This is a predicted structure of a 344-nucleotide part of an RNA (small-subunit ribosomal RNA, central domain) from Palpitomonas bilix. It is recorded under the gene name rns. Model confidence (mean pLDDT): 88 of 100. The RNAcentral record of the full RNA draws on ENA and SILVA.
[in-house]
Context: one part of a larger RNA
RNA sequence: UUGGGCGUAAAGGGCGCGUAGGCGGUUUAUUAGGUUAAUAGUGAAAGCCCAAAGCUUAACUUUGGAAGUGCUAUUAAAACCCAUAGACUAGAGUAUGGUAGAAGAAAGUGGAAUUUCCAGUGGAGAGGUAGAAUUCGAUGAUAUUGGAAGGAACACCAGAGGCGAAGGCGACUUUCUAGGCCAUUACUGACGCUGAGGCGCGAAAGCAUGGGGAGCAAACAGGAUUAGAUACCCUGGUAGUCCAUGCCGUAAACGAUGAGUGUUCGCCCUUGGAAUUAUUUUCAGGGACUAAGCUAACGCGUAAAACACUCCGCCUGGGGAGUACGGCCGCAAGGCUAAAACUC
Numbered sequence: 001u002u003g004g005g006c007g008u009a010a011a012g013g014g015c016g017c018g019u020a021g022g023c024g025g026u027u028u029a030u031u032a033g034g035u036u037a038a039u040a041g042u043g044a045a046a047g048c049c050c051a052a053a054g055c056u057u058a059a060c061u062u063u064g065g066a067a068g069u070g071c072u073a074u075u076a077a078a079a080c081c082c083a084u085a086g087a088c089u090a091g092a093g094u095a096u097g098g099u100a101g102a103a104g105a106a107a108g109u110g111g112a113a114u115u116u117c118c119a120g121u122g123g124a125g126a127g128g129u130a131g132a133a134u135u136c137g138a139u140g141a142u143a144u145u146g147g148a149a150g151g152a153a154c155a156c157c158a159g160a161g162g163c164g165a166a167g168g169c170g171a172c173u174u175u176c177u178a179g180g181c182c183a184u185u186a187c188u189g190a191c192g193c194u195g196a197g198g199c200g201c202g203a204a205a206g207c208a209u210g211g212g213g214a215g216c217a218a219a220c221a222g223g224a225u226u227a228g229a230u231a232c233c234c235u236g237g238u239a240g241u242c243c244a245u246g247c248c249g250u251a252a253a254c255g256a257u258g259a260g261u262g263u264u265c266g267c268c269c270u271u272g273g274a275a276u277u278a279u280u281u282u283c284a285g286g287g288a289c290u291a292a293g294c295u296a297a298c299g300c301g302u303a304a305a306a307c308a309c310u311c312c313g314c315c316u317g318g319g320g321a322g323u324a325c326g327g328c329c330g331c332a333a334g335g336c337u338a339a340a341a342c343u344c
Stems, first nucleotide, its partner, number of pairs: 003316004007298002012312001014201004021194003025088006033081002035077008049065006091191001092188004096183004103177007110154001115149007125136002162169002206247006215241002220236004258311006266289001268287008293300002317344003326337004
């Protein structure tokens, strides 16, 4: 490579946009590149295979045949693929009218709470724990009342709920931007699917510069615990967490399940729309249980892991190792690509 696979055994790329490529709806005509058929030529000899013959046989040798899956030329066919010229509307898209949403960006606003500060009351403890201590407190703490400052997060609503390609998104208002769903007819007329490279997005942590810093809190310090305690518990506490701009590019980035299309029993709950109204039907989502079928089993089961097709990615015993070396990227941390010896 072939084959067989990728929910949990090795294996789905973190997610999208999209280039090349691969694949692609219905129908008419034409051509004849692919395709199919026929004929001719060629396909050296030896060898292989078949039949006969010659050495006493065999090996061996000789003769004849077949084969040589291929190539070239000519002729023919026109279903399929390609191509050319038309047509169509079931795929795809556009328009119109509605509609739900924590979808994104920017600006502004709000209340509760924590902390600190100022002032009043008050006067001895407070805090913390299994129990304590470190710690705070007569320079007046804790508690309580009034006021101020500042930062971060948005209780209830809240739901197996919603939105987004994924990461993710939750106070309120405004502006800007994107996508979805439903209904009606109208329009375009295959404009589609996938997608190696490529480009973009991408939690947290981390990095750079400048701000900000309430709470929390790696590191660190102290108190405990303990044989020890570089921990768990407690008191503190710096980076960080927040903002702006730029980088990093990784996660159990998970549904551990790539994208698209078609086909295939039911039942229950729920979100959005439409129709209808005696509450049913239908479209698009989110869930529970199941038929057939599938699966090693667990389980999946119209939101498939069923039945099929198209395209991409990936796997091929364990360790060595997602490492070394090289290359590319990065300020760095490191990331991506990715072996072998050896060993079981």